This is a predicted structure of a 352-nucleotide part of an RNA (small-subunit ribosomal RNA, central domain) from an uncultured Acidimicrobiaceae bacterium. The full RNA is in RNAcentral, with records from Greengenes.
Context: one part of a larger RNA
RNA sequence: UUGGGCGUAAAGAGCUCGUAGGCGGUUUGAUAAGUCGGGUGUGAAAUCUCCAGGCUCAACCUGGAGUCGCCACUCGAUACUGUCAUGACUAGAGUCCGGUAGAGGAGCGCGGAAUUCCUGGUGUAGCGGUGAAAUGCGCUGAUAUCAGGAGGAACACCAGCAGCGAAGGCGGCGCUCUGGGCCGGUACUGACGCUGAGGAGCGAAAGCGUGGGUAGCAAACAGGAUUAGAUACCCUGGUAGUCCACGCCGUAAACGUUGGGCACUAGAUGUGGGACCUUAUCGACGGGUUCCGUAUCGUAGCUAACGCAUUAAGUGCCCCGCCUGGGGAGUACGGCCGCAAGGCUAAAACUC
Numbered sequence: 001u002u003g004g005g006c007g008u009a010a011a012g013a014g015c016u017c018g019u020a021g022g023c024g025g026u027u028u029g030a031u032a033a034g035u036c037g038g039g040u041g042u043g044a045a046a047u048c049u050c051c052a053g054g055c056u057c058a059a060c061c062u063g064g065a066g067u068c069g070c071c072a073c074u075c076g077a078u079a080c081u082g083u084c085a086u087g088a089c090u091a092g093a094g095u096c097c098g099g100u101a102g103a104g105g106a107g108c109g110c111g112g113a114a115u116u117c118c119u120g121g122u123g124u125a126g127c128g129g130u131g132a133a134a135u136g137c138g139c140u141g142a143u144a145u146c147a148g149g150a151g152g153a154a155c156a157c158c159a160g161c162a163g164c165g166a167a168g169g170c171g172g173c174g175c176u177c178u179g180g181g182c183c184g185g186u187a188c189u190g191a192c193g194c195u196g197a198g199g200a201g202c203g204a205a206a207g208c209g210u211g212g213g214u215a216g217c218a219a220a221c222a223g224g225a226u227u228a229g230a231u232a233c234c235c236u237g238g239u240a241g242u243c244c245a246c247g248c249c250g251u252a253a254a255c256g257u258u259g260g261g262c263a264c265u266a267g268a269u270g271u272g273g274g275a276c277c278u279u280a281u282c283g284a285c286g287g288g289u290u291c292c293g294u295a296u297c298g299u300a301g302c303u304a305a306c307g308c309a310u311u312a313a314g315u316g317c318c319c320c321g322c323c324u325g326g327g328g329a330g331u332a333c334g335g336c337c338g339c340a341a342g343g344c345u346a347a348a349a350c351u352c
Stems, first nucleotide, its partner, number of pairs: 003324004007306002012320001014202004021195003025089003028085004033081002035077007048066007092192001093189003096185005104178007111155001116150007126137002163170002207248006216242002221237004259319006267297012301308002325352003334345004
């Protein structure tokens, strides 16, 4: 628990789809449920307010008047909300047609550079590594260099406060399948919309299960150094893992630390994708207009300040989530989920 808030103070769910619910464009008619008005009834007394009176005053008491949410019945109003129409509309939303950009997704195939390893050639005593060294490798021929081969992983330059995606995320090249966007046309549907408690799906890395793969890197581990010590930082090695298939996990500083939708509110400068106009022909380029994205700056306004500022943190409306002093604690218990690790939900005592 009214209220006030949620970029950084506590607080936006990691993201999307969507059920119930909430909210919902223009117009005509009907209705009169909500709404508004009148009347009647009811609204006990005490209490409360006002007036008068009684106790010497007051508290108190007595009398009168007023007030009384709401409710029921009834008569009306019809702007707004609701309901009804086999009423209508097209500005929201969607479909269609024509274009268009893109690391959007999935599968298959291909390519070159580099590291490592193997084989062979040349060649000889060192190589490697560090602050300096040592462990390590090397005369059974290393390092270096040339040729050939194997295999795995990642794709230099292009590359861009560039692009795409709901988010996580996505980068060599080609093919196949496939999602979404944007622009133009304005042919069609005719409010079909927005949000979304529960619910469902997706969801980096690490981790888990089964099977494969393993070049490089590298938790654990071993050794060498450093040091008072060194369970580290540095060095030499090195296993899980990193990769693939299928199945789990469901969390992150999952961040723009900023939920989604619609509308409105000065501009300036870059950049990505379209359409149109223009430069007396075509046309690159340039200029202008316009729509959609992405950045930087900045006015009003907002803000505790920092800052935000048509991609709002401005001005409004609709819907959801969340916060309510610090610690205890995102813990215990219970429940649900998971193979486990653990996740989700989520206190209290006590204490400051």

Its mean pLDDT, the model's own confidence on a scale to 100, is 87. Its Rfam family is "Bacterial small subunit ribosomal RNA".